[in-house]
Molecule: c-di-GMP-I-GGC riboswitch aptamer
Organism: Gammaproteobacteria bacterium
């Protein structure tokens, strides 16, 4: 390095719920546990989303900044076990 989660140790928690921070997406802490072989970090590319300004003027929709999501996707970078090289 590559392949796997059969065995062992063990790790994370989705939706929900209660607290709590944000306008908001969402984020944090506790419950939960669908599920993950990196669900362990990181917004670099994409794609989703929020929010403002302008435009359109009902909505929306479309540029631009500003943000969010790593359990969307590529990619980057530590990492435990067994196995082969």
């Nucleotide at each position: 390095g590559g392949u796997g989660a059969a065995a062992a140790a063990g790790c994370c928690a989705c939706a929900c719920c209660c607290g709590u921070c944000g306008c908001g997406a969402g984020g944090c802490g506790g419950g939960g546990c669908c599920g993950g072989a990196a669900a362990g970090c990181c917004a670099c590319g994409g794609u989703u989303c929020u929010c403002a300004u302008u435009a359109u003027g009902a909505a929306u929709u479309a540029c631009u900044g500003a943000g969010a999501a790593g359990g969307c996707c590529g990619g980057g970078u530590u990492g435990c076990c067994a196995u082969c090289g």